Source information:
The prediction has a mean pLDDT of 75. A computed fold for a 108-nucleotide RNA from Desulfosporosinus sp., annotated as c-di-GMP-I riboswitch aptamer. The source organism's lineage runs through Bacteria, Bacillati, Eubacteriales, Desulfitobacteriaceae and Desulfosporosinus. The RNAcentral record of the sequence draws on Ribocentre.
RNA sequence: AUUUGGUUGAAGUAAACUUCGCGAAAGUGAAGGACGCUAAAAAAUCAUGGGUCUAAGGCUAAUUUUUAAGAUUUUUUGAAAUUACGCUAGGAUCGCCAGAUUACAAGU
Numbered sequence: 001a002u003u004u005g006g007u008u009g010a011a012g013u014a015a016a017c018u019u020c021g022c023g024a025a026a027g028u029g030a031a032g033g034a035c036g037c038u039a040a041a042a043a044a045u046c047a048u049g050g051g052u053c054u055a056a057g058g059c060u061a062a063u064u065u066u067u068a069a070g071a072u073u074u075u076u077u078g079a080a081a082u083u084a085c086g087c088u089a090g091g092a093u094c095g096c097c098a099g100a101u102u103a104c105a106a107g108u
């Protein structure tokens, strides 16, 4: 480099849930626990494309307060706060799908 194999056995992984930690949340780490999975990988790595989840921040809208100007039942300008069942990923998911990369055993 390439081919084959991983049925059984052995070995590996570990959903929900519980406890503790991290996080705004989605979610995630550790321990317990097993719904499942194991070669076209649910063994490992990569959020690259699609999907899905979240929306802190940002945007938008409304309301309130306030600055300045005009002016006087009000209009315009800037700022701040609150609310939203609104929009948004640089957040999350590789145990949603696809893709890329790397392992193990034996043979050549």
Stems, first nucleotide, its partner, number of pairs: 001108005011038003017032006035095001043102004048098003051093003057088003060084007068076002